Predicted 3D model of a 110-nucleotide RNA (SAM riboswitch aptamer (S box leader)) from Pelotomaculum sp. UBA3103. NCBI's taxonomy places the organism under Bacteria, Clostridia, Eubacteriales, Desulfotomaculaceae, Pelotomaculum. Rfam family: SAM riboswitch aptamer (S box leader). About the family: The SAM riboswitch is found upstream of a number of genes which code for proteins involved in methionine or cysteine biosynthesis in Gram-positive bacteria.

């Protein structure tokens, strides 16, 4: 890299360095950005996947589920994963609704 499972309309930014791009991805739209992008560092924060504690359930399994916590392992801190794209529905067309694909993150298996 690939595979499995879960989640993805909530939430949370300042300072210093840096110096022109950034928003994964062909293409399109839209947006952020010299009132300082990417990236790096420090500090702060969010969340609750792993984790810890307490309870519930029956199928008794390192099962499922409810609540609480936040020390640790990750992750994240513009916009729904920014929106469209592919399939279906709806439709004069757009808006719109459902799903997939792809992606991201976590945990796991070989």
């Nucleotide at each position: 890299a690939g595979c499995u499972u879960a989640u993805c309309c909530a939430g949370a930014g300042a300072a210093g360095g840096g110096g022109a791009g950034g928003g994964a991805g062909a293409g399109g739209a839209c947006c952020c950005u010299g009132u300082g992008a990417a990236c790096c560092u420090u500090c702060g924060g969010c969340a609750a996947c792993c984790u810890u504690c307490a309870g519930g359930c029956c199928u008794u399994g390192a099962g499922c589920u409810u609540g609480a916590a936040a020390a640790g392992g990750u992750g994240c801190c513009a916009a729904u994963u920014u929106c469209c794209g592919c399939c279906g529905g709806a439709a004069g067309a757009c808006a719109c609704c459902g799903g997939a694909a792809a992606g991201a993150u976590a945990a796991g298996a070989a």
Its mean pLDDT, the model's own confidence on a scale to 100, is 80.